Small-subunit ribosomal RNA from an uncultured sediment bacterium, 1471 nucleotides, folded computationally.
RNA sequence: AGAGUUUGAUCCUGGCUCAGGAUGAACGCUGGCGGCGUGCCUAAUACAUGCAAGUCGAGCGGCAGCGGGCUCACUAUUUCCUUGGAAGGGAAUUGUGAGCGCCGGCGAGCGGCGGACGGGUGAGUAACGCGUGGGAAUCUACCCCAAACUGAGGGAUAACUCCGGGAAACCGGUGCUAAUACCGCAUAUGGCCUUCGGGUUAAAGUUUUAUACGGUUUGGGAAGAGCUUGCGUUGGAUUAGUUUGUUGGUGAGGUAAUGGCUUACCAAGACUACGAUCCAUAGCUGGUCUGAGAGGAUGAUCAGCCACACUGGAACUGAGACACGGUCCAGACUCCUACGGGAGGCAGCAGUAGGGAAUCUUCCACAAUGGACGAAAGUCUGAUGGAGCAACGCCGCGUGCAGGAUGAAGGCUUUCGAGUCGUAAACUGCUUUUAUGAGUGAAGAUUUUGACGGUAACUCAUGAAUAAGGAUCGGCUAACUCCGUGCCAGCAGCCGCGGUCAUACGGAGGAUCCAAGCGUUAUCCGGAAUUACUGGGCGUAAAGCGCGCGCAGGCGGCCCGAUAAGUUGGAAGUGAAAUCCUAUGGCUUAACCAUAGAACUGCUUCCAAAACUGUCGGGCUAGAGUCUGGGAGGGGAAGAUGGAAUUAGUUGUGUAGGGGUAAAAUCCGUAGAGAUAACUAGGAAUACCAAAAGCGAAGGCGAUCUUCUGGAACAGUACUGACGCUGAGGCGCGAAAGCGUGGGGAGCAAACAGGAUUAGAUACCCUGGUAGUCCACGCCCUAAACGAUGAAUGUUAGUCGUCGGGAUGCAAGUCAUUUCGGUGAUGCAGUUAACACAUUAAACAUUCCGCCUGGGGAGUACGGUCGCAAGAUUAAAACUCAAAGGAAUAGACGGGGACCCGCACAAGUGGUGGAGCAUGUGGUUUAAUUCGAAGAUACGCGAAGAACCUUACCUGGCCUUGACAUUGAUAGAACCCAGUAGAGAUACAGGGGUGCCCUUCGGGGAGCUUGAAAACAGGUGCUGCACGGCUGUCGUCAGCUCGUGUCGUGAGAUGUUGGGUUAAGUCCCGCAACGAGCGCAACCCUCGUCACUAGUUACUAACGGUUCGGCCGAGGACUCUAGUGAGACUGCCUUCGUAAGGAGGAGGAAGGUGAGGACGACGUCAAGUCAUCAUGGCCCUUACGGCCAGGGCGACACACGUGCUACAAUGGGGAGGACAAUGAGACGCAAUACCGCGAGGUGGAGCAAAUCUAUAAACCUUCUCUCAGUUCGGAUAGAUCUCUGCAACUCGAGAUCUUGAAGCUGGAAUCACUAGUAAUCGUAGAUCAGCCAUGCUACGGUGAAUACGUUCCCGGGUCUUGUACUCACCGCCCGUCACACCAUGGGAGUUGAUUUCACCCGAAGCGGGGAAGCUAAACUGGCUACCCUCCACGGUGGAAUUAGCGACUGGGGUGAAGUCGUAACAAGGUA
Repeated sequence: AGAGUUUGAUCCUGGCUCAGGAUGAACGCUGGCGGCGUGCCUAAUACAUGCAAGUCGAGCGGCAGCGGGCUCACUAUUUCCUUGGAAGGGAAUUGUGAGCGCCGGCGAGCGGCGGACGGGUGAGUAACGCGUGGGAAUCUACCCCAAACUGAGGGAUAACUCCGGGAAACCGGUGCUAAUACCGCAUAUGGCCUUCGGGUUAAAGUUUUAUACGGUUUGGGAAGAGCUUGCGUUGGAUUAGUUUGUUGGUGAGGUAAUGGCUUACCAAGACUACGAUCCAUAGCUGGUCUGAGAGGAUGAUCAGCCACACUGGAACUGAGACACGGUCCAGACUCCUACGGGAGGCAGCAGUAGGGAAUCUUCCACAAUGGACGAAAGUCUGAUGGAGCAACGCCGCGUGCAGGAUGAAGGCUUUCGAGUCGUAAACUGCUUUUAUGAGUGAAGAUUUUGACGGUAACUCAUGAAUAAGGAUCGGCUAACUCCGUGCCAGCAGCCGCGGUCAUACGGAGGAUCCAAGCGUUAUCCGGAAUUACUGGGCGUAAAGCGCGCGCAGGCGGCCCGAUAAGUUGGAAGUGAAAUCCUAUGGCUUAACCAUAGAACUGCUUCCAAAACUGUCGGGCUAGAGUCUGGGAGGGGAAGAUGGAAUUAGUUGUGUAGGGGUAAAAUCCGUAGAGAUAACUAGGAAUACCAAAAGCGAAGGCGAUCUUCUGGAACAGUACUGACGCUGAGGCGCGAAAGCGUGGGGAGCAAACAGGAUUAGAUACCCUGGUAGUCCACGCCCUAAACGAUGAAUGUUAGUCGUCGGGAUGCAAGUCAUUUCGGUGAUGCAGUUAACACAUUAAACAUUCCGCCUGGGGAGUACGGUCGCAAGAUUAAAACUCAAAGGAAUAGACGGGGACCCGCACAAGUGGUGGAGCAUGUGGUUUAAUUCGAAGAUACGCGAAGAACCUUACCUGGCCUUGACAUUGAUAGAACCCAGUAGAGAUACAGGGGUGCCCUUCGGGGAGCUUGAAAACAGGUGCUGCACGGCUGUCGUCAGCUCGUGUCGUGAGAUGUUGGGUUAAGUCCCGCAACGAGCGCAACCCUCGUCACUAGUUACUAACGGUUCGGCCGAGGACUCUAGUGAGACUGCCUUCGUAAGGAGGAGGAAGGUGAGGACGACGUCAAGUCAUCAUGGCCCUUACGGCCAGGGCGACACACGUGCUACAAUGGGGAGGACAAUGAGACGCAAUACCGCGAGGUGGAGCAAAUCUAUAAACCUUCUCUCAGUUCGGAUAGAUCUCUGCAACUCGAGAUCUUGAAGCUGGAAUCACUAGUAAUCGUAGAUCAGCCAUGCUACGGUGAAUACGUUCCCGGGUCUUGUACUCACCGCCCGUCACACCAUGGGAGUUGAUUUCACCCGAAGCGGGGAAGCUAAACUGGCUACCCUCCACGGUGGAAUUAGCGACUGGGGUGAAGUCGUAACAAGGUA
C1' cells in the first nucleotide's frame, strides 16, 4: 500500500466482499512448563450456610463466665506437737463445696468514639449528573497553631431485685444505684444580638507518676462537604408550542448557607426554530481499541465523580445520612407460629438455584499496606496480602543436537524408466533446558512478628528420556496430485465449484502457514475519499426547488480615526494519579514493575501588538438606486372592430351518386344528397408577414385599433452615498388535464356506438359522438415545468451571423469602422469517465441557498398539513439482490439508409408437384425388420452391386486362452486319401507319408501342426459433447491479419476508410501512415492454332502392285499419336479519363480471366463420422467375444424426396441407308460359322490390345397409322423358357406369346440452366458369379431460346445509422392469472405496558394546634392522647402513547422449462 466482483472487451460511477488490528469473549479439535494479569457483559432474578464493624474497664455502676488470690467448711494424704492410751491440736499438699470484685480481666448494661469510611452494583438519571474553568452567602467530629477557662451544686435512670403478660419476638409494672449520661447556678478573654442604654452564652473528669490524656469558649490552618455559574456532553420535528410556584417583586418562615426552598399579597411574566416541551436510549470522566492524522467506536479490570441498596414513602440520631449489613410505615415475596402474632433483605467475600453461548474456592493470614477504637498492650478488618481453578489474554522456554545413502522397508504417484515422503528413519556420537529424585535455602522486617512456603533461587544425580497440534492448498492468498462421487452427496467470505477424467465435494499421499495453540462465530475501528473539516459530488451515472419577491440568518466596495470582541505573541494558574511516549533502572530475558522527564494540543487571568475580521465615528463614488431624453418589442389587463375558412339553416340551379380507405364497410342521398350560387346564423382560431428573430422571472405570448399598465436596453451625466448579494421558513405566480357555479358550444374530440382489420383487437384505420376544449368567478399546484445545467460577482484567445440603442469617419451609401446590451454558429487554452462544454462555461476563483449517498421494495405504507374531490406535500421500515447504472468500443441484428455482386429476381428453355414403376427416407408392423445420415449442408446418402456370404439384426444349435497376435512345457514333418452321425458347426473312426539346414552324430535350428497352465486375445459395445485424420457448408465469397509508427486514459482505431476502377483488398490517385503475410490472380493439367522432333499397331498425297480391303511395296507430306516449343501482353490504332482503366477497331486459330478442371484464406455451424482407419476414458470376459443353420435388412393402411417411362403425329410401327468418342478385356473379351422366333446354345479364329472383340442412336430415305385411351402408353397378370450360381420360395436378371392398368401435359407450390450450355440421342466403365443400374462416373452425336434491367424475393460484400442484443433477433423482455413460501400495510376488536388529568381514601412522618391526662429537678416548663395541612401505596372515571394477537383483506418480494398475450429494446413493426 491494495485486491476480487457489473462487460464480448473498455473507461467511469457505484455498492457488496476480502487481506490488518483488537476483545472481560464463546464454540470445535488439540494441549508440556513457568511468570504477570484477567474472570456473570444475561435475571438491579431469588437466596440455604458461614463470615464481612466494632472498640474503649485509663468514663460508670457492676460481676454472669474464665484465671489467680484470700477466708471458711469437709474429705484424703504426709508430717510435727501433746498424751500411758483414747482423743485432741498445729502446719503443708490434693480434691470438693461455699464466700470475698481483692487482682487479671469481663458477658450483658449506662456512657464515648466509630457503624456517613472501606467493599458492591450501574437500575435510575439527557441532569449543574459528569468534565473543565470560575464565584460567594456557608458548615466541618477527629488533626495542627494561638488565646482564655476548667468554680460550686442538684435531681434522675439502665443494669440489678421482685411481680406480671406472651408460643416466640419481646413487653409492662414496683423498688435500688453510678458516671466524661442529664440539669440549674457562678464566671465571660472572647463570641452572638442590639434601639448602642444594654442583653445573652460554657465546661468533666481520669490518675501510682506527669511538661500526661481529656473538657469548654473564640480565632486561624489543613483536609472534607454543601451551594452557585460560563462552556462542553446521544438520537428523533412522522414531537411545535410549553409553563400557574409557573417568571419576577415585597413581607414572613426555613436552612449551615444563597434562593419560590416554603407561604401570604402584588405584577404577568418565563422558555422556544441557536430546537422549548415530549418520546426513545444512556451512569459521566481519566482512559481503552482503531486510525498517518482528523476522526470513529467504546467506558470490563485500575483511578476520580455520581446514583442505588427487595419496591415505594418518611423522618430520627449525628460534625456528617434522609443511612447496603440503623429506625418507622405501605407493598410484593420467603420463613417461623401455640393462628393471637412475629422474622428477613448477598448490587460485601465465598457459595446455591435460575437465566444463558458464557465467567472461579462455601481456601489461608492479619506477616506486610491501610482503616476503626484504645494512653497502650491489643481487639476487629472476606479492605488488603496470598494461595486455588480456567490456554481467557500477554510474555518467555521446551518437545533435542551433530553425523548418517543401499537414497532401506512401507505409503503415494508413475511416461513403468523412475519420482517423492527423505538425512527423514534405522544406526553412531553428544547434551540435559524441562522432567524425576536428593540436598542447601533467601529477600519481602530499620527492633519484634512470615499467611505465602521448605516457595523463588542454587548444587548434585538419572536418562532422549515426560512433551505437537490446528487450519488451509480454484482466484483473491503461501501451498497439487491420485482415487471415490456424478447438478447427487456436498462446499462457499466474494466470484463461484459439482450434470463420468472435479488442483473447488469426500478420502489418501504430498505441500503451505501458524504453533501450545490453531480455526470458526460474534462485535468494533480500518481499508471506505462509501457522509468527504482535513477530503466527494449534482448536463447524460444518485443529485438544481417549476419560477419569482422577501423576514431571519450567512457573506459583503474604497479612505481615515478610535476600540481591542475575534486574532497573534509573552507570562502566570490549572489541566489528579495511573495510562501513552522518551530515558534509566529492577526481576536470568520479556511481559510486568519502579524512578525521572516530556506530553496532556484544553480552560482561566494579566501584559503587549493593531495587519486582517468585528464594533463605533467621519468621509468617498467604481457596486446599487433615482432623474432626463429619443427609440424597440406576439410583455400584461380591459374594451371595440374585421376578413378568410369550417359547420348549420333558407332559397335557386341540377341529377345520381357522395363520402371514406391499402382495400372496404358503417354513414349521407330520388322525401333530391354531393356539386354550384346567393343570403342568414353562430362559435372558435387568427393564413401570408414568420426568422438560428422579438418580449417575459418562469408558465407563456401572434388579426387590427383604443385606453390603462409592468419591465429591460442605450445615451446624458444632475442627485443619494454601500442603500448590496443570497435567501431556511413565509408570500405570490404557475402549461395541460381535472373540480364547483353560471353561460356558451362552429370545429375538434377522451368515454361510448357502429364499420373494418385480426387467431383475438376492449387498439392502430374509418363513420358518428358526449364531457371537455371557449367565457366569467372560485379551486387544484402538478409536467421530459428541460439548457435534464440554482442565483450573484470578477477574470480568461478568436472568427462568422443576427436583433435593439449610440458614437466616429468620409467617396454621404441599402456605406465603413467601432461601442454597449441581447440572441445563435464555429473554435483555442482549460475542464470532462467519455460524449461534450468552451466570455450565454460544464474554465479559473469567491459568496449564499437547494439536493445526492447501491438496485428493488417506494416516491409506497403509517402519521401530519393542504384540498369539494381527484389527489398533492412531507416521508420510512421489514424483506430481497450482487449488482443496478453512465459514456464510449468491436461485432451481430433491424418489417433503418446508401452502393455493389450472384441463374438471386426478371427475360427465356426444360422439368418436379398429378399417373405407373424404380429407389431412398419417415411412420407402422415384426422375433428381427442391424446401424448411421436430419433445414439449406439427411432422404438413387455411407452402399462402385443385401438370394448364401456380405451382416453388424433375430430364432435355434454349439465353443470358452478362444476364428486372429506374442511368449509357451509337450508331441508330431508338412501333407494326402477317404468313411459314419448330424441342418451344419462339430464329433468319432481308418489308411498313406517321412522332407530342409547345421552337426563334435548326443543333438540343435527354421517352417507347419498339436497343445496344459497363464499372461492375454476379442468387442460394428458407449461417448464425434474427450480426440486425430478426413469431409460438408457459408464460398472460389473477397476477404482475414501482422510488424513498426501515429491517435485514444482505455477497449480500440488508423493502415483495410475516401474518389475512381476491377471478376477480385484488382489496380490508380489521395491520405499518419509505411511495409508485410494468408487469400485473389499467375505458376499446374485438358481443349483450341502453328512449328520442330519421332513414325507402329495409326495415316495415305505422289509412285508401283493388288484378291480392290492402306491389303502390299513405299512414303514421313496430311490426319493422328506424344514429347518439346511458339502464340495473347490492352502489345497496336481511335476515343474518354490526371491515372488505373473503359468503349470501339485492326490483325489473329484464339481478345480483354480464350473455355474447362485441379486448387478452398482467418474462421463459423460443440456441423458429420468412435460402423473406413487411428485413439483417451468407461463397460463385457462360459459373453456385449467366437462358430453354424434358417430367417431378416426386400414387411405395407400411409406420407415425403430423387429418378425412369409416358400421356403421343416435331410422334408410333415396318423396311433400307450413314457418321463417333471414351473406356474395358485372360477366373476375360470373344469374331466368322451352325442351331434356336428369342434370351441363348454349340464351337472356337483373334487378342495381355492405336493390331483382336461391341449394329452406336437420334439422323436421312421410304411405307403405314390420322387424333382414338388409339398401331399412344406400357404397369399388372398368366403361361413357357434362357442364363448365373451349392442354391433364384421368401428375394435375381433376361427371352417369347398372351394380358393391356393409370395416364390426354398435371392445384398451391417449386427446381435446373447464359453456349457447344439447356434440351435431346445413344455408348462405355467401376462394383460384379449373377443382378434388382431407371443409380453413379465418364464419352461423344444433334444442338437452341433469352438477359430491358436491379424495384422486388433469396444469399453475400462494403460504408453508415439505431440498439436495453453478445448463447448475438431462433436475441432480449413486460404485465395479468394459477401454485408455494416470506416479510409487511389495513382490520371488527381483544390483551397488556407507560404517561397524564380529575375525584375519593389517606399509613408512617415532619410541621401546626393541644388538654381537665402524665410529669423528680428546671415551672411563663416539658410530654402525650386527640385534631388539622401536606403526603406514599391504593380506588374510580377519562384521555394519550406504545406493544402483542386478530377472521378477513391490500399490494410487495422470491421461486422449476405453468397459462394468456407481445407492451418495450431496430422506424420493435401505431417512434
RNAcentral holds the sequence, with entries from ENA and SILVA.